[in-house]
Transfer RNA from Anaerobium acetethylicum, 72 nucleotides, folded computationally.
The sequence is in RNAcentral, with records from ENA and Rfam.
The source organism's lineage runs through Bacteria, Clostridia, Lachnospirales, Lachnospiraceae and Anaerobium.
Its Rfam family is "tRNA". The family's RNA type in Rfam is transfer RNA.
The coordinates come from a structure-prediction model, not an experiment, and the mean pLDDT is 81.
RNA sequence: GGCUCGUUGGUCAAGUGGUCAAGAUGUGGCAUUCUCAGUGCUGAGACAGGGGUUCGACUCCCCUACGAGCUG
Numbered sequence: 001g002g003c004u005c006g007u008u009g010g011u012c013a014a015g016u017g018g019u020c021a022a023g024a025u026g027u028g029g030c031a032u033u034c035u036c037a038g039u040g041c042u043g044a045g046a047c048a049g050g051g052g053u054u055c056g057a058c059u060c061c062c063c064u065a066c067g068a069g070c071u072g
Stems, first nucleotide, its partner, number of pairs: 001071007010025003018055001027043006048064005
């Protein structure tokens, strides 16, 4: 350099054209407790960036960035 794959809450991770983007862990508040931990209830928090296709895009296409693999 070429080809292929990946990028989703703080972390891990499911989803795959249309419902409020699931779950785990972490985290805020409350309760329990002398306190902490644990447990219960409840809350906040994410689709790498840009463009295109479409009535509608996390999802399909293109470019860019970053990462991984294969290869000259």